The prediction has a mean pLDDT of 82. The RNA shown here (transfer RNA) has 73 nucleotides and comes from a Candidatus Sungiibacteriota bacterium. NCBI's taxonomy places the organism under Bacteria, Bacteria candidate phyla, Candidatus Sungiibacteriota.
RNA sequence: GGGCGGUUAGCUCAGGCGGCAGAGUGCCUGCCUUACGAGCAGGAGGCCGCAGGUUCGAACCCUGCACCGCCCA
Numbered sequence: 001g002g003g004c005g006g007u008u009a010g011c012u013c014a015g016g017c018g019g020c021a022g023a024g025u026g027c028c029u030g031c032c033u034u035a036c037g038a039g040c041a042g043g044a045g046g047c048c049g050c051a052g053g054u055u056c057g058a059a060c061c062c063u064g065c066a067c068c069g070c071c072c073a
Stems, first nucleotide, its partner, number of pairs: 001072007010025004019056001027043005049065005
């Protein structure tokens, strides 16, 4: 330098063929318990890596860039 994959909640990841942003786990509160844990119920937490473009509308399509990983040279 070239190719491919990845970047979404604190963490691990779904969602990706355009129309409400989710799960598990963790965290907070309550119930339960002498207490802790487990269990049960509820809750908070995201401008979807950044910038532009297309569109009535973008996490999703297009372009550029950044970072991580693999391969080639």